[in-house]
This record gives sequence, C1' cells and structure tokens, in this order.
RNA sequence: GGCCCUGUGGUCUAGCGGUUAGGACGGCGGCCUCUCACGCCGCAAUCCCGGGUUCAAGUCCCGGCAGGGUCACCA
Repeated sequence: GGCCCUGUGGUCUAGCGGUUAGGACGGCGGCCUCUCACGCCGCAAUCCCGGGUUCAAGUCCCGGCAGGGUCACCA
C1' cells in the first nucleotide's frame, strides 16, 4: 500500500429504516439487615467524524478516522 471485518453510556453487548436506543457489569441514591454481603427499587451516563439517500438513518450509500485480520513490498 491492496482487500476484508469492526466501531452503540465507564466496560461488555443486543438492536427488520419508524423503540422513550434494550440488557449485563460497574457508579450514585434508597429499601431490606443489628452491620456487611445477597436481594429489591430508582437515577445518571450512549450510537467515532463529515456528507448523501429517505417523510423518517444507530441501521442503507460515499468519504474520512481508529482498531483488527489477511496479502504484498521492504533494493
């Protein structure tokens, strides 16, 4: 450098073009308990960036950026 794949809260992950963007762990608050743990309830935090298509984009398309895989180059 070519080709392919991936990018979603702090972490991991789900998500048929129409959801209040779901779940787990973690965080914070509360309940429970003599206390802690477990358990239960609640809260905060999110679609990598830019453009396009569409009535409507996390989702489709294009270009970037980042990561991974593979092939090639390395006189």
Transfer RNA from Enhygromyxa salina, 75 nucleotides, folded computationally. The coordinates come from a structure-prediction model, not an experiment, and the mean pLDDT is 81. The sequence was found in a public genome assembly. Its Rfam family is "tRNA". Rfam's curators write: Transfer RNA (tRNA) molecules are approximately 80 nucleotides in length.